[in-house]
Parts: sequence; structure tokens; C1' cells
RNA sequence: ACCUUGCGACAGGGGCGCCCCGUAUCGGGCUGAGACGGACCCUUGGAACCUGAACCGGAUCGUACCGGCGGAGGAAGUCGCGGGGAUGACCGG
Repeated sequence: ACCUUGCGACAGGGGCGCCCCGUAUCGGGCUGAGACGGACCCUUGGAACCUGAACCGGAUCGUACCGGCGGAGGAAGUCGCGGGGAUGACCGG
């Protein structure tokens, strides 16, 4: 130097919908990691998230609720410490 894997620091990216009630940021209900928490998810080995999309099929009181679209296009990173594996070169005996 190679393969694989764990952790940390700092930095960065992202979403927040649907239904009910009488005004609603509150309350109740649904899905979800997360539906405004000081949390959660994701950072190129990138399906976090955005676009296509006021898309298509199904289900539902209703909604990105489920599936398709789809490994389609886009999308945010550097440094440090350690474990395991494999292998040769160099140095010494």
C1' cells in the first nucleotide's frame, strides 16, 4: 500500500402531510424514524430528500396510505482513532 468493519470530531443536507371539531398554531385520530421535535433521517458505497407529478393502479372518511413510476434525473464530507483479514517488500537474526 490492499480488502473488510466499528467509533468519534467538526461540518453539511432534508421533510413536516391527511381526517375530525366551532376560530385554531391548541385538542383528538391516521401513516411514519420524524408530521415543528430541539428531535428525527441522511451525507457520494448517497431510495434522506427533491423533480417528473395537479402522474398511473389499488385501498381509504381522507392523504405519497400501499404499490408502480425506479437504480429514471437531481441531491449534502472532510478529518482523526481502532478491530478483523490477506499478502509481499524492506531491516535484523
Molecule: TPP riboswitch aptamer (THI element)
Organism: Roseovarius bejariae